[in-house]
Molecule: transfer RNA
Organism: bacterium
RNA sequence: GGGCACAUAGCUUAGUGGUAAAGCAUUCGCCUUAUAAGCGAAAGAGCGAAGGUUCGAUCCCUUCUGUGCCCA
Numbered sequence: 001g002g003g004c005a006c007a008u009a010g011c012u013u014a015g016u017g018g019u020a021a022a023g024c025a026u027u028c029g030c031c032u033u034a035u036a037a038g039c040g041a042a043a044g045a046g047c048g049a050a051g052g053u054u055c056g057a058u059c060c061c062u063u064c065u066g067u068g069c070c071c072a
Stems, first nucleotide, its partner, number of pairs: 001071007010024004018055001026042005048064005
C1' cells in the first nucleotide's frame, strides 16, 4: 500500500427493516443456624462517530475512528 471481518448493558453474546433479548455479574426477597448453591423479582445499553436511503435503520449505502486477520 491492497483486501476482509468485527464494534450492542460492567463482561460474554443474540437480534439482518417495525419502539433491543439472554447468560454471568449487581441489588432486593425466599430458603439456610449462617454462607454458598438454588428459586423469585428489580435495575442497567438506544446499538463506535457523522451523513445518506426509507413512512420507519442496531440492521441497507458512504465516509471516518478503533481492534483483529490475510496478501505484498